This is a predicted structure of a 75-nucleotide RNA (transfer RNA) from a bacterium. Its Rfam family is "tRNA". By type it is a transfer RNA. Rfam describes the family as follows. Transfer RNA (tRNA) molecules are approximately 80 nucleotides in length. The coordinates come from a structure-prediction model, not an experiment, and the mean pLDDT is 80.

RNA sequence: GGGGCGUUGGUCCAGCGGUUAAGACAGCGGGCUUUCAAUCCGCCAACAGGAGUUCAACUCUCCUACGCCCCGCCA
Numbered sequence: 001g002g003g004g005c006g007u008u009g010g011u012c013c014a015g016c017g018g019u020u021a022a023g024a025c026a027g028c029g030g031g032c033u034u035u036c037a038a039u040c041c042g043c044c045a046a047c048a049g050g051a052g053u054u055c056a057a058c059u060c061u062c063c064u065a066c067g068c069c070c071c072g073c074c075a
Stems, first nucleotide, its partner, number of pairs: 001071007010025003018055001027043005048064005
């Protein structure tokens, strides 16, 4: 330098053009309990950045950044 894959709450992870962006753990509040644990209910919080296509983009295309893998070049 070229190619491929990936980037989503604090962490893990789903989504395959129209879902309120789902779920688990964590955190917070509450119920239950004499208390704690367990359990139940609720809440909080995310699409790496930009551009394009589209009526509509986390999703498709391009560029950039970062990570992983493969190939090539120089020494």